[in-house]
Molecule: transfer RNA
Organism: Ktedonobacteraceae bacterium
RNA sequence: GCCCGCGUAGCUCAAUGGCAGAGCAGCGCACUCUUAAUGCGAGGGUUGGAGGUUCGAUUCCUCUCGCGGGCACCA
Numbered sequence: 001g002c003c004c005g006c007g008u009a010g011c012u013c014a015a016u017g018g019c020a021g022a023g024c025a026g027c028g029c030a031c032u033c034u035u036a037a038u039g040c041g042a043g044g045g046u047u048g049g050a051g052g053u054u055c056g057a058u059u060c061c062u063c064u065c066g067c068g069g070g071c072a073c074c075a
Stems, first nucleotide, its partner, number of pairs: 001071007010024004018055001027041004048064005
C1' cells in the first nucleotide's frame, strides 16, 4: 500500500429498513442482627465521526478514525 471483519449502555452482546434492547455491573427499596445471596424498582445511549439515499437508517451508499486479521513491498 491492497483486501476482509469489527466499532451499539461502565462490561459482554442483540436488534440487518418501522418506538434502540438484554444479561452483568452500579444506584434505590424489600428481606437479613450485619454482609453475601435473593426479590422488586428506577436510571444509564450523540449506535466511532461526517455526509448521502429514504416518509423513516444501528441496518443501505460514500468518505474518514480506531482495533483485529490476511496479502504484498521491504533495492